[in-house]
RNA sequence: AGAGUUUGAUCCUGGCUCAGAACGAACGCUUGUGGUAUGCUUAACACAUGCAAGUCGAACGAGUAUCUCUGUUGCUUGCAACGGAGAGAGAAGUGGCAAACGGGUGAGUAAUACGUAAGAAUCUACCUUUCAGUGGGGGACAACUAUGGGAAACUAUAGCUAAUACCGCAUACGCUCCGCAAGGAGGAAAGAUUUAUCGCUGAAAGAUGAGCUUGCGCCAGAUUAGAUAGUUGGUGGGGUAAUGGCCUACCAAGUCGAUGAUCUGUAGCUGGUCUGAGAGGAUGAUCAGCCACACUGGGACUGAGAUACGGCCCAGACUCCUACGGGAGGCAGCAGUGAGGAAUAUUGGACAAUGGGGGAAACCCUGAUCCAGCAAUACCACGUGAAUGAUGAAGGCCCUAGGGUUGUAAAGUUCUUUUACCUGAGAAGAUGAUGACGUUAUCAGGAGAAUAAGUCCCGGCUAACUUUGUGCCAGCAGCCGCGGUAAUACAAGGGGGACGAGUGUUGUUCGGAAUUAUUGGGCGUAAAGGGUGUGUAGGCGGUUUUUCAAGUAAGAUGUGAAAUCUCUAAGCUUAACUUAGAAACUGCAUCUUAAACUGAAUGACUAGAGUAUGGAAGAGGAAAGUGGAAUUCCUAAUGUAGAGGUGAAAUUCGUAGAUAUUAGGAAGAAGGCCAGAGGCGAAGGCGACUUUCUGGUACAUUACUGACGCUGAGACACGAAAGCGUGGGGAGCAAACAGGAUUAGAGACCCUGGUAGUCCACGCCCUAAACGAUGAAUGCUAAUUGUCGGGAUCCGUCCCGGUGAUGCAGCUAACGCGGUAAGCAUUCCGCCUGAGGACUACGAUCGCAAGAUUAAAACUUAAGGGAAUUGACGGGGGCUCGCACAAGCGGUGGAGCAUGUGGUUUAAUUCGAAAGUACGCGACGAACCUUACCAGCCUUUGACACAUAGACAGACACACCUAGCAAUAGGAGUGGCACUUCGGGUGGGUCUAUACAGGUGUUGCACGUCCGUCGUCAGCUCGUGUCGUGUAUGUCGGGUUAAGUCCUUUAACGAGCGCAACCCCCAUUCUUAGUUGCUAUAUUUAGUACUUUAAGAAAACUGCCAUCGACAAGAUGGAGGAAGGUGGGGACGACGUCAGGUACCGUGGCCUUUAUAGGCUGGGCUACACACGUGCUACAAUGGUGAUUACAAAUAGAAGCAAUAGGGCGACCUGGAGCAAAUCUGUAAAAGUCAUCUCAGUUCGGAUUGUUCUCUGCAACUCGAGAGCAUGAAGUUGAAAUCGCUAGUAAUCGUAGAUCAGAACGCUACGGUGAAUACGUUCACGAGCCUUGUACACACCGCCCGUCAAGCCAUGGGAGUUGGUAUAUCUUGAAUGCAGUGUUCUAACCCUUUUGGGAAGUAUCUGUUUAUAGAUGUACUAGCGACUGGGGUUAAGUCGUAACAAGGUA
Repeated sequence: AGAGUUUGAUCCUGGCUCAGAACGAACGCUUGUGGUAUGCUUAACACAUGCAAGUCGAACGAGUAUCUCUGUUGCUUGCAACGGAGAGAGAAGUGGCAAACGGGUGAGUAAUACGUAAGAAUCUACCUUUCAGUGGGGGACAACUAUGGGAAACUAUAGCUAAUACCGCAUACGCUCCGCAAGGAGGAAAGAUUUAUCGCUGAAAGAUGAGCUUGCGCCAGAUUAGAUAGUUGGUGGGGUAAUGGCCUACCAAGUCGAUGAUCUGUAGCUGGUCUGAGAGGAUGAUCAGCCACACUGGGACUGAGAUACGGCCCAGACUCCUACGGGAGGCAGCAGUGAGGAAUAUUGGACAAUGGGGGAAACCCUGAUCCAGCAAUACCACGUGAAUGAUGAAGGCCCUAGGGUUGUAAAGUUCUUUUACCUGAGAAGAUGAUGACGUUAUCAGGAGAAUAAGUCCCGGCUAACUUUGUGCCAGCAGCCGCGGUAAUACAAGGGGGACGAGUGUUGUUCGGAAUUAUUGGGCGUAAAGGGUGUGUAGGCGGUUUUUCAAGUAAGAUGUGAAAUCUCUAAGCUUAACUUAGAAACUGCAUCUUAAACUGAAUGACUAGAGUAUGGAAGAGGAAAGUGGAAUUCCUAAUGUAGAGGUGAAAUUCGUAGAUAUUAGGAAGAAGGCCAGAGGCGAAGGCGACUUUCUGGUACAUUACUGACGCUGAGACACGAAAGCGUGGGGAGCAAACAGGAUUAGAGACCCUGGUAGUCCACGCCCUAAACGAUGAAUGCUAAUUGUCGGGAUCCGUCCCGGUGAUGCAGCUAACGCGGUAAGCAUUCCGCCUGAGGACUACGAUCGCAAGAUUAAAACUUAAGGGAAUUGACGGGGGCUCGCACAAGCGGUGGAGCAUGUGGUUUAAUUCGAAAGUACGCGACGAACCUUACCAGCCUUUGACACAUAGACAGACACACCUAGCAAUAGGAGUGGCACUUCGGGUGGGUCUAUACAGGUGUUGCACGUCCGUCGUCAGCUCGUGUCGUGUAUGUCGGGUUAAGUCCUUUAACGAGCGCAACCCCCAUUCUUAGUUGCUAUAUUUAGUACUUUAAGAAAACUGCCAUCGACAAGAUGGAGGAAGGUGGGGACGACGUCAGGUACCGUGGCCUUUAUAGGCUGGGCUACACACGUGCUACAAUGGUGAUUACAAAUAGAAGCAAUAGGGCGACCUGGAGCAAAUCUGUAAAAGUCAUCUCAGUUCGGAUUGUUCUCUGCAACUCGAGAGCAUGAAGUUGAAAUCGCUAGUAAUCGUAGAUCAGAACGCUACGGUGAAUACGUUCACGAGCCUUGUACACACCGCCCGUCAAGCCAUGGGAGUUGGUAUAUCUUGAAUGCAGUGUUCUAACCCUUUUGGGAAGUAUCUGUUUAUAGAUGUACUAGCGACUGGGGUUAAGUCGUAACAAGGUA
């Protein structure tokens, strides 16, 4: 510091995800040691048991176990009883101090809190300092005793008693009160112990602690906008330690609030902690400061201090005890239990240390604290060995079978002993004593490699790869995604990587995220400029003088607790940890200084802004009036059968007279030409003419005011169309509606009608793609050009203001913007933060309604989007080509037959090929074989290959017999191993066993090879260069060509695969060579001229001429030539597409192995209602039949072609000359010509059938071909539709060959005869190039929308219903305080003298405050809810086809 993910690829926007750090964590697997920390985050849920606050006898009384001394008595001389004196642990009580600290928790609390900085009207026990005092009396109550009550808790009555308990009196410079003062009044105490202290009282200070007040800071929500009556202030009074509406009486009507009051939700606050470069963000465990709370609510008492965790009273809920009468309790102290939960420890030791309480002290208490125990919960440290060791061992795994890897790893050899274990020694913590920890730390010795390694990951991000299994299953997954038979992604094995006593997952926080942007983002098209203006608050603001000092800057002082962080040292062996010092704490307050800038005050200025004057332009606005064209309607006339409308029609109008034409009249709406990218207005918007009223603007000229300005949250005004209300109006147009068409349907597009509405007046509505998708204002920043308004002018032009175009710099993701900015800057406002849900729900405001404004969440999802690129596509455009159409010729489709396919059938009808690119295709030839299929019968290391081991040697071969359909089985007979170095080896054969053979089984979507197709179409690419990337350029443009063929232009210059040419055949000529060819001749000899054969050359290149063209390429015409513009054919098929085809062959995987292999016989592939393709023969006279007679090319031949000759009507037979071929043979060419037939189902046509034969072949039944005789079907030129062909072509005529025993109407090749037509490219098809649109990229056989049906999910409404919180009113009114009275009762003081009285008190009484409870509401909120609304989502449901191309109606 970044990375992955949207696309075919690219850039951008934008979200999602990952890598880092952290944790009071939890869970999975694993676990050796030590140190230091930490450990109920959930139920402030309920708690058994024990402990957590006592102490003082030097404040006090009584009593006592026990002990010491002593006296007396009894006597078993050591005991007992009694008396006196002394000591005295422990327990109860009076009294003092403490218990308000320490310890726990975070429920409440958004401010009576906290943090920070200040302040004045206060109190403070114990402690410190100072001053003064401590005199003299009195009466009680506990304990105790007695009598009672009660289950208990506890308690009643009577009696005795002490004090540092309680109460008077005296004293009082200070203290309090009154008073100006003088002065007056009031008010205190306690002793203990034994010689020195500790106490007590009053007062003044200090210290400490506490209370109160103020400024600033301190979460979210406006779908919470108004709140408040003790409320805000004043005066008097009360109350408090103290100020104060804190309380009360009266008076005034204030106070808070868009700088967010009130309300609602959430939350203890801080130092700090985590993260981050920082700014920030999140957090508030442990430690420390403050606050609040102590079962829930209320209340006071005591006290210096509490409204009191381990105190009290009352009410409530809960638990426990009970003798049912009544009582007891409060772990959010330490342990511990239950419950909750993913989850959090011992009912431990000690007061040794530190600290706290009491005490004069000894000492006691202390779950504070110090320690130990449990837990890898976190951090830190250490170890699990070290060196050597290659036969690279064994085993595992992989393998191309060679090897590689695990791997110096192990074993082996030589060492070491940290840790753990055993034995011994043994600190510091302790200033005199005292050690829980402690089997301490630490040290020494001993034995022995001994006691000690796992977890996750290995497709990319992200370090690390292979095998097997599985087969969209099982599973994985943080994101992208993986898995459908070759998975580096699942599971396992091997190997590897990371970290390591841990490791991985989950959760949470920050980071990355500049993804809320102060630092540090944006708003034309990606999310985002308010529809427009006026203007309030607010924010910002021109030049200049002087003053102030609020902001600002500098310095100083105080504070910012300690701890933490940082730095430097120090202490534990190191580290974590701890200690010390420094720095820091970026803050706040006060004081001093400065005066540039902002601000405040003051005086001035004119450049901003405004006013006056002048002429000017304009569809600016409002009202009234006027006019013409057109449409429709009405009247009249002419006139007759149609009109209208459409792609074509129909509905409709018309013989009751339409349409058309003419004349007149009526009505309403809209404003032709001018008219323009023109003008005006803030926007919406504004268009005939005239008048009236009225707003704004630019220019010019001087003069005036003197910052009066800009923006603008709320607010107010305006605001197209549609819509609403009331009343008019209504010609045309026209939602709804009706009809006619179209259509599968047509609730649409088209047509005929037609109502609201459109128009006017008034009032609402307040929204638009209200768009320049661009807020307003100001300043600055190259040019060129058009136009509108005004002005200047020397008539060239120039200045100002608007409105357009091109364009530099700059900006932008690109497109583009570019003085009218989207450039460079400033000010203010509005708005945005992934997509969907959602321009939605709920709530609120507005509205008559429709609806508008404001505006979420759950849930779903990894994208969504912008710009541009390359393709593909378009019922987009342009150019061009092709037997593509057109012009022609001949066919197919109808008939019969042949052949292939589908379908059906069958035991089987083997398999494949399927639009084009399957269908006379694989197959160039199924009677057996072929043959893969079916039935039956046989074989199992096999019909065939190779290897090993064992056995055999009468193995094996030949002919024969029996059974059988054959394969095969059995029998009998003959022959009888080979080579040899003679040592034994080698080879062959049979059987057995093991490895294996075999497979036309499967996968052509695992492949190789080969082929088809686009297409013989002209395309497909590369190097370097240029442009930021993708990409483009080159390859585009202008011409030209059959052609990306060539020329030219040119940020391109060159090159490659294709095109063309080079190759073969044909056409002309020449040369050479000639036999089996050819030739003269009757023939042979002979010859090589011709024909011909087969070798080599020549020839054609737009080369020449003319015209056109750009001086080009080239085109048109001509000459010459056998041939002329690629001369005609062939071979040759670019990058690639179609997962096109594959049963020739080969190969991988899978499957089978007495069968899916092998053998045999028979059958089937030849079936037959039917459908389709490809052909043959015909339908006849351009013909049939008969007769007759010329001329080819190519090709084949030995298990062959076969002549001459003979036989048969014929197929053919007999026979066999010649020929392995320019020699012999097939070999006859046919169409031609002549004659006849004369338009008929015929002398056409030949199917079908009968019969007799021939040939091939082991075999012709299923199932061959042919011949003779007889038979003589359909068919008279073929609907819709459709195919081939442009010249030696179509058409027509025959010939040969391959395959092959036989079996072509098919296929391949050959020649003979030999046409017609092409104006042309509008249209249908296919193709190429350029361009355009695109939401397509599996690329239109694409993408994609909505209803319905089904499953699941969350959510709105909903009659209601169940809770919670807050609050108002009324009733009730405990305890307590206060006020009053004084029932009752009373020891202290006074009087009186035994009897009382007074003073001073006293509540169970009254009033008041009030918790709780009840009733009645209100507001908010949560759960459930029949039914219902839409939404989301889910491989293959239904209906249509709305959008994307002109998406077929933009």
Description:
Predicted 3D model of a 1450-nucleotide RNA (small-subunit ribosomal RNA) from a metagenome. The sequence is in RNAcentral, with records from SILVA.